[in-house]
RNA sequence: GGGGGCAUAGCUCAGUUGGGAGAGCGCGUCCUUGGCGUGGACGAGGUCGGGGGUUCGAAUCCCCCUGCCUCCA
Numbered sequence: 001g002g003g004g005g006c007a008u009a010g011c012u013c014a015g016u017u018g019g020g021a022g023a024g025c026g027c028g029u030c031c032u033u034g035g036c037g038u039g040g041a042c043g044a045g046g047u048c049g050g051g052g053g054u055u056c057g058a059a060u061c062c063c064c065c066u067g068c069c070u071c072c073a
Stems, first nucleotide, its partner, number of pairs: 001072007010025004019056001027043005049065005
């Protein structure tokens, strides 16, 4: 330099007709216990990497950029 892939909650990751933003763990409150843990209930937490385009509507489709992984040279 060229090809491919990845970027979504604090962490690990889902998200198929383009229309609801989610799970597990973690965190908070309450219940449970003599206490801790376990278990249960409820809850907080997101510019969906950045910019632009298409569309009535974009995490999702297209283009550019940034970072990371990988292959070729």

The prediction has a mean pLDDT of 82. This is a predicted structure of a 73-nucleotide RNA (transfer RNA) from a Candidatus Aerophobota bacterium. Taxonomically the source falls in Candidatus Aerophobota (Bacteria, Bacteria candidate phyla). Its Rfam family is "tRNA". Rfam describes the family as follows. Transfer RNA (tRNA) molecules are approximately 80 nucleotides in length. By type it is a transfer RNA.